RNA sequence: CUACGAUAAUGGCAAACUCGUUGAAAAGCGGGGACGCAAAGCUACAGGGUCUAAGGGCAGAUGCCUAGGACAGCCUAGUUGCCGAA
Numbered sequence: 001c002u003a004c005g006a007u008a009a010u011g012g013c014a015a016a017c018u019c020g021u022u023g024a025a026a027a028g029c030g031g032g033g034a035c036g037c038a039a040a041g042c043u044a045c046a047g048g049g050u051c052u053a054a055g056g057g058c059a060g061a062u063g064c065c066u067a068g069g070a071c072a073g074c075c076u077a078g079u080u081g082c083c084g085a086a
Stems, first nucleotide, its partner, number of pairs: 004084002012037002017032006035073001041079003046076003049071003055066004
C1' cells in the first nucleotide's frame, strides 16, 4: 500500500417508538431513545429498486396513471475517510 475486519483502542452514527416543527404526502429537521452499523460519511444528474401523488392527465364515485418530491439504514456502482489483532 492492497485486501480483510477482534468480544482490541479512540471516537462516531442512531432503527422502532415518542415530543416539537416543516411538508399535500412520502419524508426531512431538532429533542428524547437505541434496533443495529466499519463507511448507517457523501453522490438520487451513475444504474436498478421502493415510497408518495401536490400539480398534471384520464375517468366522472372517495378511482387509475404520472416525479421536477422522497429513501444512501434496499442492492450495485462511484467517491472520501478512523483504527490495526488474525